Context: one part of a larger RNA
């Protein structure tokens, strides 16, 4: 001068309490370990790996396996050489990749014949081959915690200290008072974006109060410009007013106004470093390695396996429900090799037709919910694995290995040991709807969206974990 301690003193935070709802028990989905296998590709491993790199593994993709090929090469450059005149179809072997025939056409030749567009040498190319402990970039993490430093002065022989401690405040090294310090700097906190109020301005494709047409209804038409909406621009929140305390900073009532109050809710934004963290398989890139293979092209197979352990999820286990019928209200997106009204066939999955939109114009039934009738506590009308049959799409091709659809099966499962997670409000729970990757799709993930909407916090003894000061 740091760490660290079952010292000590302040103080924060879903860290504990105090509540809600979950994990652990089941079946299944998914990733991981193991195990197995010609392969079961590589990476990620306490917090900070384990629905992660993967925002889509049937070929492809791919990096694996096995075989079949190929060697200036799948794909680029440079030099040197030969050549320069001049392309179509078809068939045959093969699992293809490739090989090879023929035809008719051109072109060289008197003609037979060759030939038809590349080809030979080398330099090079090429590695998803190894080092993330040789790197750059980027990225977790402590931690959106409040900290982390400079420059002059003082002090110390000197590492260093001081400022940055002391008391009071703050979400804050925020301020404010003291004061060998003055003052700056990254961080804080503003300035960004959005959501919440109101004002201009604009008025289609969106809106409908007046007025007039209309309809089974319907902003449906004429109109209008108010409202709602729409996207620019601007106002608004500053402890600015009050009133108690206090030297200030503040604070404490919550009083006033006010759409909104004390950082208004959300988002971005992450000092200075830590952990040779993570990544050579995103991309760069330096050393080693491989050059008829560690390179490269095809066909199949594997990445999907399966005693079993883990992790993260979805569906239950029911009556606050399970089923049948009727009935209501979103909000954010996405649409041309697309997104589809409507009609008809079909229980359906989804097919034939056929309209409308390159979109505020066409598409897109919201479901928890209401109401009305059934079950009436059962392994059930609960649950829905699994398994048989027939079938629809996608897409050369669903065996290994897609997804739905229908009829039939109808398994555990009755609430879950120890221990453990997430949350403080438009939050937990519930309930649907969307989009990215995509031909479809293993999506129950993962990123939005919008509806229904709570419980409780006395309080810091204790458990984690950080902050400041001593020791």
């Nucleotide at each position: 001068u740091g760490a660290c301690g079952g010292g000590g003193g302040c103080c924060u935070g879903c860290a504990c309490a105090a509540g809600c709802g979950g994990a652990g028990g089941a079946a299944c989905a998914u990733g991981u370990g193991g195990u197995u296998u010609a392969a079961u590709u590589c990476g990620a491993u306490a917090g900070u790996a384990c629905g992660c790199g993967a925002g889509g593994a049937a070929c492809c993709u791919u990096a694996c396996c096995c075989g079949g090929g190929u060697u200036u090469g799948a794909a680029g450059u440079g030099c040197a050489g030969a050549g320069g005149a001049a392309u179509a179809a078809a068939g045959u072997a093969g699992a293809a990749a490739u090989a090879u025939u023929u035809u008719a056409g051109c072109u060289g030749g008197a003609a037979a014949c060759a030939g038809u567009c590349u080809u030979u040498g080398u330099a090079u190319a090429g590695g998803u081959g190894c080092u993330g402990c040789a790197u750059g970039g980027u990225u977790g993490u402590c931690g959106u915690c409040a900290g982390c430093u400079c420059g002059u002065g003082c002090c110390g022989u000197g590492a260093g200290g001081u400022g940055u401690c002391g008391g009071c405040u703050u979400a804050a090294g925020u301020g404010c008072c003291a004061u060998a310090a003055c003052g700056a700097g990254c961080g804080c906190a503003a300035c960004c974006c959005u959501c919440a109020u109101c004002a201009u301005u604009a008025g289609u494709u969106g809106c409908u109060a007046a007025c007039a047409g209309g309809u089974c209804a319907a902003g449906c038409u004429g109109a209008g410009a108010a409202c709602u909406c729409u996207a620019a621009u601007g106002a608004a929140a500053c402890u600015g007013c009050c009133a108690g305390u206090g030297u200030a900073a503040a604070u404490u009532g919550a009083g006033a106004g006010g759409a909104a109050g004390g950082u208004g809710g959300g988002g971005a934004u992450g000092a200075c470093g830590u952990c040779a963290a993570a990544u050579c398989a995103g991309c760069a890139c330096g050393g080693c390695c491989c050059u008829u293979a560690u390179g490269u092209c095809c066909g199949g197979g594997g990445c999907g396996a399966c005693a079993c352990a883990c992790g993260u999820g979805u569906u239950a286990c029911a009556a606050u429900g399970g089923a049948u019928g009727g009935u209501a209200c979103a909000a954010a997106g996405g649409g041309a090799u697309g997104c589809u009204a409507c009609u008809u066939g079909g229980u359906g999955a989804c097919a034939a037709g056929a309209u409308g939109c390159c979109a505020a114009u066409c598409u897109u039934u919201a479901a928890a919910g209401c109401c009305a009738u059934u079950c009436u506590c059962a392994g059930u009308u609960c649950g829905g694995a699994u398994c048989g049959a027939a079938g629809u799409c996608u897409g050369a091709a669903a065996c290994u290995c897609g997804a739905c659809u229908u009829c039939g099966u109808g398994a555990a499962g009755c609430u879950g040991g120890a221990u453990u997670c997430g949350c403080u409000a438009g939050u937990a729970a519930u309930c649907g709807c969307g989009c990215a990757u995509c031909a479809g799709c293993c999506a129950u993930g993962g990123c939005g969206c919008g509806g229904u909407g709570a419980a409780u916090a006395c309080g810091u003894u204790c458990c984690c974990a950080g902050g400041c000061c001593u020791u």
Predicted 3D model of a 471-nucleotide part of an RNA (small-subunit ribosomal RNA, 3' major domain) from an uncultured bacterium.
The coordinates come from a structure-prediction model, not an experiment, and the mean pLDDT is 82.